Transfer RNA from Candidatus Yanofskybacteria bacterium RIFCSPHIGHO2_01_FULL_44_24, 74 nucleotides, folded computationally. The sequence was found in a public genome assembly.
[in-house]
RNA sequence: GGACGCGUAGCUCAGUCCGGUAGAGCACCCGGCUUUUAACCGGAGGGUCGGGGGUUCAAAUCCCUCCGCGUCCA
Numbered sequence: 001g002g003a004c005g006c007g008u009a010g011c012u013c014a015g016u017c018c019g020g021u022a023g024a025g026c027a028c029c030c031g032g033c034u035u036u037u038a039a040c041c042g043g044a045g046g047g048u049c050g051g052g053g054g055u056u057c058a059a060a061u062c063c064c065u066c067c068g069c070g071u072c073c074a
Stems, first nucleotide, its partner, number of pairs: 001073007010026004020057001029043004050066005
């Protein structure tokens, strides 16, 4: 330098193909249960969907560009 993949909640990830209310598990917080803790049960909070631009009534999703990480080629 080139090709491909990945970037979404504190962490691990789904959702992208085929545009239509942003989700799950764990963690944290509150409550229940328990002599207490753990486990278990219920609930709540938490997101510029890597940055910017474009298309569209509507973008995590499509297009362009940039950044970061990984693998491979040179």
It matches the Rfam family "tRNA". Its family is annotated with triplet codon-amino acid adaptor activity in the Gene Ontology. About the family: Transfer RNA (tRNA) molecules are approximately 80 nucleotides in length.